[in-house]
Context: one part of a larger RNA
RNA sequence: CUCUGGUUAAGGAACUCUGCAAAAUAGCCCCGUAACUUCGGGAGAAGGGGUCCUGCGUGUACCGUUGGUAUUUAUAUCUGCGGGAAGCAGGCACAGUAAAUUGGCUCUAGCGACUGGUUACCACAACCACAGCACUCUGCAAACCCGCGUAGGGGACGUAUAGGGUGUGACACCUGCCCGGUGCUGGAAGGUUAAGUGGAGGCGUGCAAGCGCCGAAAUGAAGCCCCAGUGAACGGCGGCCGUAACUAUAACGGUCCUAAGGUAGCGAAAUUCCUUGUCAGGUAAGUUCUGACCUGCACGAAUGGUGUAACGACUGGAGCGCUGUCUCAACCAGAGACUCG
Numbered sequence: 001c002u003c004u005g006g007u008u009a010a011g012g013a014a015c016u017c018u019g020c021a022a023a024a025u026a027g028c029c030c031c032g033u034a035a036c037u038u039c040g041g042g043a044g045a046a047g048g049g050g051u052c053c054u055g056c057g058u059g060u061a062c063c064g065u066u067g068g069u070a071u072u073u074a075u076a077u078c079u080g081c082g083g084g085a086a087g088c089a090g091g092c093a094c095a096g097u098a099a100a101u102u103g104g105c106u107c108u109a110g111c112g113a114c115u116g117g118u119u120a121c122c123a124c125a126a127c128c129a130c131a132g133c134a135c136u137c138u139g140c141a142a143a144c145c146c147g148c149g150u151a152g153g154g155g156a157c158g159u160a161u162a163g164g165g166u167g168u169g170a171c172a173c174c175u176g177c178c179c180g181g182u183g184c185u186g187g188a189a190g191g192u193u194a195a196g197u198g199g200a201g202g203c204g205u206g207c208a209a210g211c212g213c214c215g216a217a218a219u220g221a222a223g224c225c226c227c228a229g230u231g232a233a234c235g236g237c238g239g240c241c242g243u244a245a246c247u248a249u250a251a252c253g254g255u256c257c258u259a260a261g262g263u264a265g266c267g268a269a270a271u272u273c274c275u276u277g278u279c280a281g282g283u284a285a286g287u288u289c290u291g292a293c294c295u296g297c298a299c300g301a302a303u304g305g306u307g308u309a310a311c312g313a314c315u316g317g318a319g320c321g322c323u324g325u326c327u328c329a330a331c332c333a334g335a336g337a338c339u340c341g
Base pairs, nucleotide, nucleotide: 001336002335003334004333005332006331007330008329010327011326014325019322027051028050029049030048031047036041038170052091053090054089055088056087062083063082064081065080067078068077069076070075071074092096104320105319106318107317108316109315110314111312112311116128117127132168133167134166135165136164137163138162144154145153146152171307172306173305174304176237177236178235181234182233183230184229185228186227187226190225191224192223196219197218201214202213203212204211205210238256239255240254241253242252265299266296277293278292279291280290281289
C1' cells in the first nucleotide's frame, strides 16, 4: 500500500452524478395515529411508554378443555387437565427484545392502476403482460393456424354470452372535426380488360378437292377506372392583413388556400429550440424541484386525453433522525503484499 472488519474529539452531507456506502431503526405489550380514499385502506402511519430479578397478588382473576350435577337450554356450579395475568412493593446494573436474529421515517412531483413477466452471462424499467373497453372476421366441413400446402390435425368433442385477429390498457370524467389520398366494405349501369368463342378478309401449297397459316368486327370474368359508405381503419387537423376614446391586445372584419383547419382537457411538460423563459415558493445562496403564466421551435383525445386511492428493489426534489461520505484523518485486529526460509 490492497482487502475484510472494529473504534473515534468537535462538526453532521460541508462528500458526491446521487447520502453511493456506512450508521441509525428493529422483537413483543400498551397508548396514540393526519391528509387523502375506490371506505377495503392509508397504518407497524407518525409519535410516545413499558420490557430484568425477588416477594405479595397467586397457580388467584381469566382463557381453553374431559367428565358430572342443576335448571328457565344457555346459564350456574363441581371435578380433572393444559395455559396463565394485570397490579403493588422491594432490589441490582452504564445498559433488562442486555448476545444473535430483527422496519429508518416524513413531505412532494413524474410514470405505470395493481399481483405478475423480461434482455441465461453488463439493462428488472416508465418495457411486456394484465382484468376492463372497442373494432373486425367467423353459421360450422366456421374463420384462422400446422401440414411435401395431400391425407390428417389443432380450433373443438366448442357453436356468435363461442372462437380468431387487431388496438387500447383498472377505475372516474370523456373520447371533437376531416372520407380528398391509402385501406376495407357495398354497388344488376358505364369504360378498360386475358384465355376462350367468333370468323369479315387474306396468305402458302396443290390441276383440283383439300391441307396448313395469319386474322378485323362482335362476344368475353375478377381486377382496375367509376359511384357511395367507413376513423376505437392507415392517417390528417392552415396562412396573411386590418380593427376598440392612453397604450397594449383584438371579441370583430377582409382575403387566400384546404378533405378538414386542433374541440374538451393539459401545457417551458419523460414533449420548450431560444431557455438558467417570467412570476411566486422553498435556501444565506436553487441551470434541479414545486405552483402558476401560455409566446405549444415541435401536447391533444383508445399510435387514447385529463385525473386518480392503493401498489413500486422505478425516476426527480425537500426535510427529520443518523452517521468517518466529508472537514481530515488517526488507531486497532485479521488476510495479503515485502524480506528470509

This is a predicted structure of a 341-nucleotide part of an RNA (large-subunit ribosomal RNA, domain IV) from a Trueperaceae bacterium.
It was read from a public genome assembly.
Lineage of the source: Bacteria > Deinococcota > Deinococci > Trueperales > Trueperaceae.
Its mean pLDDT, the model's own confidence on a scale to 100, is 88.